Record summary
Predicted 3D model of a 72-nucleotide RNA (transfer RNA) from an archaeon. Model confidence (mean pLDDT): 83 of 100. The sequence is in RNAcentral, with records from ENA. Rfam family: tRNA. Gene Ontology term of the family: triplet codon-amino acid adaptor activity.

[in-house]
C1' cells in the first nucleotide's frame, strides 16, 4: 500500500427498513442471625463519525476513523 470482516448498555453479544433487546455486571427491596443463592424492581444507549437514498435508517449506499485478519 491492497483485499475481506467488525464497531449496538460497564462486559459479551442479538437485532438487517417501522417504539433497541438478552445474559452477566451494577443499584434498590424481599428472603437470612450474617454472607451466598434465590425472588421482585430500577438505572444505564446521540446504535463509532460525516453525508446520501427513503414517508421512515441500528438496518441500504458512499466516505472517514478505530480495530481484527490475510496478501504484498
Nucleotide at each position: 500500500g491492497g483485499g475481506c470482516g467488525c464497531u449496538u448498555a460497564g462486559a459479551u453479544c442479538a437485532g438487517u427498513g417501522g417504539u433497541a433487546g438478552a445474559u452477566c455486571g451494577u443499584c434498590u427491596c424481599g428472603u437470612u442471625g450474617g454472607c451466598a443463592u434465590c425472588g421482585a424492581g430500577g438505572a444505564g444507549g446521540u446504535c463509532a463519525c460525516c453525508g446520501g437514498u427513503u414517508c421512515a435508517a441500528u438496518u441500504c449506499c458512499g466516505g472517514u476513523a478505530g480495530u481484527g485478519u490475510c496478501c504484498a